RNA sequence: GGGCCGGUAGCUCAGUCGGUAGAGCAACUGACUUUUAAUCAGUGGGUCGGCGGUUCGAACCCGCCCCGGCUCA
Numbered sequence: 001g002g003g004c005c006g007g008u009a010g011c012u013c014a015g016u017c018g019g020u021a022g023a024g025c026a027a028c029u030g031a032c033u034u035u036u037a038a039u040c041a042g043u044g045g046g047u048c049g050g051c052g053g054u055u056c057g058a059a060c061c062c063g064c065c066c067c068g069g070c071u072c073a
Stems, first nucleotide, its partner, number of pairs: 001072007010025004019056001027043005049065005
């Protein structure tokens, strides 16, 4: 340098064929409990790696770039 895969919540990851961004764990609040833990109920938390483009509408399609991994030379 070429090719492929990945980057989404604090962490691990879903997100189908473009149409309101989700789950589990963690955190916080409440219930229960003598207290803690466990259990139950709820709440908050996201410029979807960056910049452009296409589109009425982009996490998703296209281009370039950045980061990580694998691979070819």